[in-house]
RNA sequence: CAGGUUGGUUGGGUGGGCGCGCCGUUCUUAUGAACGGUGAGGAAAGUCCGCACACCAAAGAGCAGGAUGCCGGGUAACGCCCGGAGGGAUGUAAAUCUCUGGACAGGGCCACAGAAAUAUACCGCCCCUCACGGGGUAAGGGUGAAAUGGUGGUGUAAGAGACCACCGGCGCGGGUAGAAAUAUGCGCGGCCAGGUAACCCCCAUCCGGUGCAAGGUCAAACAGGGGAGAAGCACCCUACGGGGUGCGGGAGGUGGCUUGCCUCCCUAUCAUUCCCGGGUAGACCGCUUGAGCCAGGUGGCAACAUCUGGCCUAGAUAGAUGCUCACCCAGAUGAGGUUCUCCUCGUGGGACAGAACGCGGCUUACAGACCAACCUGAGUA
Numbered sequence: 001c002a003g004g005u006u007g008g009u010u011g012g013g014u015g016g017g018c019g020c021g022c023c024g025u026u027c028u029u030a031u032g033a034a035c036g037g038u039g040a041g042g043a044a045a046g047u048c049c050g051c052a053c054a055c056c057a058a059a060g061a062g063c064a065g066g067a068u069g070c071c072g073g074g075u076a077a078c079g080c081c082c083g084g085a086g087g088g089a090u091g092u093a094a095a096u097c098u099c100u101g102g103a104c105a106g107g108g109c110c111a112c113a114g115a116a117a118u119a120u121a122c123c124g125c126c127c128c129u130c131a132c133g134g135g136g137u138a139a140g141g142g143u144g145a146a147a148u149g150g151u152g153g154u155g156u157a158a159g160a161g162a163c164c165a166c167c168g169g170c171g172c173g174g175g176u177a178g179a180a181a182u183a184u185g186c187g188c189g190g191c192c193a194g195g196u197a198a199c200c201c202c203c204a205u206c207c208g209g210u211g212c213a214a215g216g217u218c219a220a221a222c223a224g225g226g227g228a229g230a231a232g233c234a235c236c237c238u239a240c241g242g243g244g245u246g247c248g249g250g251a252g253g254u255g256g257c258u259u260g261c262c263u264c265c266c267u268a269u270c271a272u273u274c275c276c277g278g279g280u281a282g283a284c285c286g287c288u289u290g291a292g293c294c295a296g297g298u299g300g301c302a303a304c305a306u307c308u309g310g311c312c313u314a315g316a317u318a319g320a321u322g323c324u325c326a327c328c329c330a331g332a333u334g335a336g337g338u339u340c341u342c343c344u345c346g347u348g349g350g351a352c353a354g355a356a357c358g359c360g361g362c363u364u365a366c367a368g369a370c371c372a373a374c375c376u377g378a379g380u381a
Base pairs, nucleotide, nucleotide: 001377002376003375004374005373006372007371008370009369010368012328013327014326015325016324017323018322020039021038022037023036024035025034026033027032041352045363046362048361049360050359051358053211054210055209056208065207066206067205068204069203070084071083072082073081074080085100086099087098088097089096090095101202102201106200107199108196109195110194122141123140124137125136126135127134128133149167150166151165152164153163154162168192169191170189171188172187173186175184176183177182215285216284217283218282225276226275227274228273232247233246234245235244236243237242248266249265250264251263252262253261254260292311293310294309295308296307297306298305299304329350332347333346334345335344336343337342
């Protein structure tokens, strides 16, 4: 210098104008105005995991069901993160991706081929038989992803871990290293008939349900529910149900009080007035000070923990956070110039994307710019 791998940061800037939500002050007053402050993200997204919080009983016990699954650590918790172990795949490499409880507790399944897939004799070999046939045999052939571990010998009618030596695997018991997974080596045992648990199942650990439209407080109008209050008398009419008038009384309204005036009622499941409770619209709380953010120190390989100092950083409710102008920045494209990789002018654009109770993760989307470590190749000293 070129190509690459991993991790991280950033996600246009400055100023003006017109608007919007929230907060504060002042003035008006109950609705605004003026001024000032403040106003999206690393993913606010998908809503896939885990919590906090709220209600259901204080969520406890059992069953069913679900999730997770090498080892250790981190955390409020997790299916997340960090470190480590073993196997496999890709790459020259840095590195990336992926799998990992149990198959002597039991059941199921193992396509095609093949005689047979956990139980077997198709060919071959050996023995008996004149023959048909019967018996033995997993050494040889054939099928298959998988068929009694491999080589040599003993043995035998022929054979076979049947037996022996060595090698390989498995199991058991010690040793060494390690915190563990595990690695390594020693001794013993012929134990050598497989795979699949992303089939059921077994083992261990964890999980109650619903989600802020959770939930709580205040509370119109109309309708509906429950309850309370009072005293009648006289006359007239009547179809005998009741109606009317006057006096008196009661409740409510008006009003500071009395009088007056108005409405209704006078024994009523009516009407009127008052009271009570539920509850809708609506308003308020929940709502943003929190497993918070920034800087530095300490412990730890790290995830992370802890200490000190500083900071307060959107809270709308049909949902504000927008539009526009100028200059700059980086880059694209076209034309011209030229000192040959710079200059001038023009054009069109500035990634993905938009909070709604909060937090920790995962996943997905993302133009461009920058930083660090490492790998490979080439060159120079």
Bacterial RNase P class A from a Chloroflexota bacterium, 381 nucleotides, folded computationally. Its mean pLDDT, the model's own confidence on a scale to 100, is 76. NCBI's taxonomy places the organism under Bacteria, Bacillati, Chloroflexota. It is recorded under the gene name rnpB. Rfam family: Bacterial RNase P class A. Gene Ontology terms of the family: dimeric ribonuclease P complex, tRNA processing and ribonuclease P activity.